The part of an RNA shown here (small-subunit ribosomal RNA, 5' domain) has 473 nucleotides and comes from an uncultured bacterium. It was read from a public genome assembly.

Context: one part of a larger RNA
RNA sequence: GGAUGAACGCUGGCGGCGUGGAUGAGGCAUGCAAGUCGAAUGAAUUUAGAUUCAUGGCAGACGAGGUAGGAACACGUAGGUACGUACCCAAGAGUCAGGGAUAACCCGGCGAAAGUCGGAAUAAUACUUGAUGGUCCCUUCGGGGUAAAGAUUUAUCGCUCUUGGAACGGCCUGCGGGCUAUCAGCUUGAUGGUAAGGUAACGGCUUACCAUGGCUACGACGGCUAGGGGAGGUGAGAGCCUGACCCCCACCGAUGGAACUGCGACACGGUCCAUACUCCUACGGGAGGCUGCAGUCGAGAAUCUUCCGCAAUGGGCGAAAGCCUGACGGAGCGACGCCGCGUGGUGGAUGAAGUCCUUAGGGACGUAAACACCUUUUAUGAGGGAGGAAGUUUAUUGACGUUACCUCAUGAAUAAGGGGCUCCCAACUCUGUGCCAGCAGGAGCGGUAAUACAGAGGCCUCAAGCGUUAUCC
Numbered sequence: 001g002g003a004u005g006a007a008c009g010c011u012g013g014c015g016g017c018g019u020g021g022a023u024g025a026g027g028c029a030u031g032c033a034a035g036u037c038g039a040a041u042g043a044a045u046u047u048a049g050a051u052u053c054a055u056g057g058c059a060g061a062c063g064a065g066g067u068a069g070g071a072a073c074a075c076g077u078a079g080g081u082a083c084g085u086a087c088c089c090a091a092g093a094g095u096c097a098g099g100g101a102u103a104a105c106c107c108g109g110c111g112a113a114a115g116u117c118g119g120a121a122u123a124a125u126a127c128u129u130g131a132u133g134g135u136c137c138c139u140u141c142g143g144g145g146u147a148a149a150g151a152u153u154u155a156u157c158g159c160u161c162u163u164g165g166a167a168c169g170g171c172c173u174g175c176g177g178g179c180u181a182u183c184a185g186c187u188u189g190a191u192g193g194u195a196a197g198g199u200a201a202c203g204g205c206u207u208a209c210c211a212u213g214g215c216u217a218c219g220a221c222g223g224c225u226a227g228g229g230g231a232g233g234u235g236a237g238a239g240c241c242u243g244a245c246c247c248c249c250a251c252c253g254a255u256g257g258a259a260c261u262g263c264g265a266c267a268c269g270g271u272c273c274a275u276a277c278u279c280c281u282a283c284g285g286g287a288g289g290c291u292g293c294a295g296u297c298g299a300g301a302a303u304c305u306u307c308c309g310c311a312a313u314g315g316g317c318g319a320a321a322g323c324c325u326g327a328c329g330g331a332g333c334g335a336c337g338c339c340g341c342g343u344g345g346u347g348g349a350u351g352a353a354g355u356c357c358u359u360a361g362g363g364a365c366g367u368a369a370a371c372a373c374c375u376u377u378u379a380u381g382a383g384g385g386a387g388g389a390a391g392u393u394u395a396u397u398g399a400c401g402u403u404a405c406c407u408c409a410u411g412a413a414u415a416a417g418g419g420g421c422u423c424c425c426a427a428c429u430c431u432g433u434g435c436c437a438g439c440a441g442g443a444g445c446g447g448u449a450a451u452a453c454a455g456a457g458g459c460c461u462c463a464a465g466c467g468u469u470a471u472c473c
Stems, first nucleotide, its partner, number of pairs: 001473004006469005013341006019334002026297003030294003035058003040055006065252003075176007083169003088165008096130004106119005136145003150157002178224003185215003190212008227249004231242004254275005277288004305331001307330003313327001314325004344374004354365004379410006388400001417462005422443003428457005438445002
């Protein structure tokens, strides 16, 4: 000198674009953040609309948040294959015949509640049996086994099987990127084989048996620290430091563990168990998980609104209309940062008053002010006024938004401070103080003439900021 997710002190006019819990992955009141489908189905209430409950389907594994753990195929890069894939695209084939239940509702019981038990009835694209089989699986090559679902009104939406695609994922490998030897030996499913099981799939992944291997000073094992990358800062570069915002990947969801469902989870707003904590209770028993958006307490030097809207983009469901969406689009707060603009312009000497200095003559603030004329960026008021809007056409649809922007009016009107002035380092005098009070980044100032302390005048410098502190180069 540059930089920062900064903080602190003094000061503070406006706009645009960004950015804002870095500490306790501490605890959380309240509201909202994941639903949707009547063109799958049964019922209840209904006046013509419909609404609600339940079964069922799809979604809820995305999006949003956080960085605790993890030194590891976690990440980056370059490869590999023994595998999977709901929705989407292309092509081919099929969609036959049956059956038994069950919820809501109704009746009855238990419970403070959460909820739960019994009885009776019923439907389906729910469940299930049989048939068929180009495909797939098994095979002693004779054969055996394996699918489907309808809805509505005349055209679609579906359903099942197969092949291919797209995109996504699982798994494996080479190489690369922390500190530590005041950690030197580590390992028993450990290393390999055979067989079996398991998986979508390879594999000690698991088990039985057999063998005795495997790693290590090119640092094993242990300890400490840490999310990784794209990138960011600085620097002429080499390098050094960092990993906020944004993007990609990984991991986490009070703590620990487990599976279920499902194409996909071992699942943030699902289930079960345990633990700690909080809450309700009729003491028998129950409920909960903001590291979603706001907000609150705590700790801290320190970090925002319990806002508006689905108009746009995107996502889920639906044939669609549409519904949901704290994703997102916006507004609010903070000079936290960057950028831009303004706080007026021209004239004006009796160089006014005042203050400061003085050699007492004068000098400085200083064209500065006053005063005159001008302008209106900005401000305020009034009027006009978008784009963002696309949907097959017409029509309709804007949170922002009384917005941006344009025109007119009013009137210099609404707007300047911070730090410094011994040297490094741009800028000097007076008064007070008297090694005191104090200053200070370093050298160093202060003990009676202090340009270094304190105040004043003047000056220098940056400017809606200026300084200080912390950290990096």